[in-house]
RNA sequence: UGAGUCGGCCAGGCGGUCGCGUCAGGGCUUCGGCCCUGCCGAGGAACGUCCGGGCUCCACAGGGCAAGGUGGUGGCCAACAGCCACCCGGGGCGACCCGCGGGACAGUGCCACAGAGAACAGACCGCCGUCCGCACGGCCUCGGCCGGACGGGCGGCAAGGGUGAAACGGUGGUGUAAGAGACCACCAGCGACCUGGGUGACCAGGUCGGCUCGGUAAACCCCACCCGGAGCAAGCUCAGACAGUGUGCGUUCGAGGGCGGCCCGUCCGAGCACACGGGUAGAGCGCUGGAGGCGGUCGGCAACGGCCGUCCUAGAUGGAUGACCGCCACCGCGCCGCCGGCAACGGCGACGCGGGACAGAACCCGGCGUAUCGGCCGACUCAUCCA
Numbered sequence: 001u002g003a004g005u006c007g008g009c010c011a012g013g014c015g016g017u018c019g020c021g022u023c024a025g026g027g028c029u030u031c032g033g034c035c036c037u038g039c040c041g042a043g044g045a046a047c048g049u050c051c052g053g054g055c056u057c058c059a060c061a062g063g064g065c066a067a068g069g070u071g072g073u074g075g076c077c078a079a080c081a082g083c084c085a086c087c088c089g090g091g092g093c094g095a096c097c098c099g100c101g102g103g104a105c106a107g108u109g110c111c112a113c114a115g116a117g118a119a120c121a122g123a124c125c126g127c128c129g130u131c132c133g134c135a136c137g138g139c140c141u142c143g144g145c146c147g148g149a150c151g152g153g154c155g156g157c158a159a160g161g162g163u164g165a166a167a168c169g170g171u172g173g174u175g176u177a178a179g180a181g182a183c184c185a186c187c188a189g190c191g192a193c194c195u196g197g198g199u200g201a202c203c204a205g206g207u208c209g210g211c212u213c214g215g216u217a218a219a220c221c222c223c224a225c226c227c228g229g230a231g232c233a234a235g236c237u238c239a240g241a242c243a244g245u246g247u248g249c250g251u252u253c254g255a256g257g258g259c260g261g262c263c264c265g266u267c268c269g270a271g272c273a274c275a276c277g278g279g280u281a282g283a284g285c286g287c288u289g290g291a292g293g294c295g296g297u298c299g300g301c302a303a304c305g306g307c308c309g310u311c312c313u314a315g316a317u318g319g320a321u322g323a324c325c326g327c328c329a330c331c332g333c334g335c336c337g338c339c340g341g342c343a344a345c346g347g348c349g350a351c352g353c354g355g356g357a358c359a360g361a362a363c364c365c366g367g368c369g370u371a372u373c374g375g376c377c378g379a380c381u382c383a384u385c386c387a
Stems, first nucleotide, its partner, number of pairs: 001383010012328007020041002023038006043358001047369002050367005055231004062264004068226004072086005087101001088099004102222002107220002109216003124161002126157008136147004169187006188212002190209008235285004244276006256268003292311008330355005336349005
């Protein structure tokens, strides 16, 4: 200098003029509200609502089945499908990245097309043996004998060809009519056992067994672990309105409800269900200070944890947090000037035009995922050149 990998940060600034919301103070009021002043007023994702918790109510959240979720190992955490470290597999020269990563000898299912055959398989071409037919050739004592391309029947083989994403280990040899783990050596895999290392996943080494066993569990299933339900319209308080009627069931032989999958168990229990008709839809609490942010220090490889200090300022409810103008800064394009350079190009400056995203709190946190004009910083890798 070029090409990359990983991590972190920012999300324009200042001024002016209008405008909005909560709160505080003051004024006016027809008590509905209005006006003035002041403080404060979105995010890195507030988003999607995909996970996990807090909180609230249902009973103190019980037993079993079903359903659902998780899935290498160890740790972190309030918890998790999150995070950290490691293992295994795959990709990259590398920094590093990716993995929906338990079990396929418990059982069942499925494996398109092609192909003979797709799971304890199969024989299309081919190879080999034998029998028959026969073109032809050779010999001869002219009767036959021998060889034999080709075609057909029966049998053997699975080495070679061919199909496929995948074809029942690979190489070499022995063996054979031809062959084959049929047998042997080495290699690869699998299984059992042993030794050593590691908390563990696992790793390294050795011995034995011809055992050679396909894939798929985001198919059923099996194993281990987790899991009660509903959600701030939770839930509670205050105020206010109304009108009941009919039918059915039930009051200890108990309807109905908690219990919103089912059963058991348990608790409450005098009302419940349906149809028609009538009324209301206001206010307050919950509500924001919390597993909180930042800095230091200690422990830990790290995630994270302990201690100390310090800071905290949205809380709306048809839902506020905005718009315009000016200057500056940033980015892109066009054009011009100066400087460096042989050039490509680079740097600085002036002018003109254009641009600034994604998105927006609604009970609160921890994650994940997705969107985002642009800009900045750090660590590391590879290549080339110079010293």

A computed fold for a 387-nucleotide RNA from Nostocoides japonicum T1-X7, annotated as Bacterial RNase P class A. Rfam family: Bacterial RNase P class A. It is annotated as a ribozyme. From the family's description: Ribonuclease P (RNase P) is a ubiquitous endoribonuclease, found in archaea, bacteria and eukarya as well as chloroplasts and mitochondria. Lineage of the source: Bacteria > Micrococcales > Intrasporangiaceae > Nostocoides > Nostocoides japonicum. Its mean pLDDT, the model's own confidence on a scale to 100, is 77.